The RNA shown here (transfer RNA) has 79 nucleotides and comes from an uncultured Clostridia bacterium.

[in-house]
RNA sequence: GCGGACGUGGCGGAAUGGCAGACGCGUCGGACUUAGAAUCCGAUGGGCGACCGUGAGAGUUCGAGUCUCUCCGUCCGCA
Numbered sequence: 001g002c003g004g005a006c007g008u009g010g011c012g013g014a015a016u017g018g019c020a021g022a023c024g025c026g027u028c029g030g031a032c033u034u035a036g037a038a039u040c041c042g043a044u045g046g047g048c049g050a051c052c053g054u055g056a057g058a059g060u061u062c063g064a065g066u067c068u069c070u071c072c073g074u075c076c077g078c079a
Base pairs, nucleotide, nucleotide: 001078002077003076004075005074006073007072010025011024012023018062026044027043028042029041030040031039045052046051055071056070057069058068059067
């Protein structure tokens, strides 16, 4: 340089163009215990709030995490 895949809460990850974050881990609180581990229950993106939030920007659409374009980054292959 060329081709391809990918980028979503603290982490892994799900989501058919129609409630953003299922499910798991972690964390916090509680129950249980002499105390802990395990187990069980609840909470867990940001903001006092209106609202905002899927790498950045633009486009298509009534509506975009999802489709299109540009850029940035990571990984794989080729040269």
Its Rfam family is "tRNA". Its family is annotated with triplet codon-amino acid adaptor activity in the Gene Ontology. Rfam classes the family as a transfer RNA. The sequence was found in a public genome assembly. The coordinates come from a structure-prediction model, not an experiment, and the mean pLDDT is 81.